[in-house]
RNA sequence: AUCUUAUCCAGAGUGGCUGAGGGACGGGCCCGAUGACGCCACAGCAACCGGUUCGCCUACCCGGCGAAUGCUGGUGCUAACUCCCGCCCAGCGCCUCCGUCCGGACGCGCC
Numbered sequence: 001a002u003c004u005u006a007u008c009c010a011g012a013g014u015g016g017c018u019g020a021g022g023g024a025c026g027g028g029c030c031c032g033a034u035g036a037c038g039c040c041a042c043a044g045c046a047a048c049c050g051g052u053u054c055g056c057c058u059a060c061c062c063g064g065c066g067a068a069u070g071c072u073g074g075u076g077c078u079a080a081c082u083c084c085c086g087c088c089c090a091g092c093g094c095c096u097c098c099g100u101c102c103g104g105a106c107g108c109g110c111c
């Protein structure tokens, strides 16, 4: 750096700068001049990697597995369940349009 897999209902702010969009994308639903987003400085959350300690493999080193521990470090994060859904099949409802009048199509939602 790329790819793949697993988990993701919790947690975490103060200033300064800037000035109009932002939450990847689509549809929703939200945040935003009571200054969002972004950047900077400190701070914090968490415990993936690492460190340290203990146990087992094993008498010892290396190594592996498990547990504990915030511990100088490496990542990550600090609105909303990863904000919700988005793939396949079927049913139901709503809305707009079309039609040979009870069917069809788009979209949205529920299951």
Stems, first nucleotide, its partner, number of pairs: 013042005021031003025086004043078003048074002050071001051069007091110004096105003
Model confidence (mean pLDDT): 76 of 100. Predicted 3D model of a 111-nucleotide RNA (SAM riboswitch aptamer (S box leader)) from a Planctomycetales bacterium. The sequence was found by an Rfam model in a public genome assembly. It matches the Rfam family "SAM riboswitch aptamer (S box leader)". Its family is annotated with regulation of gene expression in the Gene Ontology. About the family: The SAM riboswitch is found upstream of a number of genes which code for proteins involved in methionine or cysteine biosynthesis in Gram-positive bacteria. NCBI's taxonomy places the organism under Bacteria, Pseudomonadati, Planctomycetota, Planctomycetia, Planctomycetales.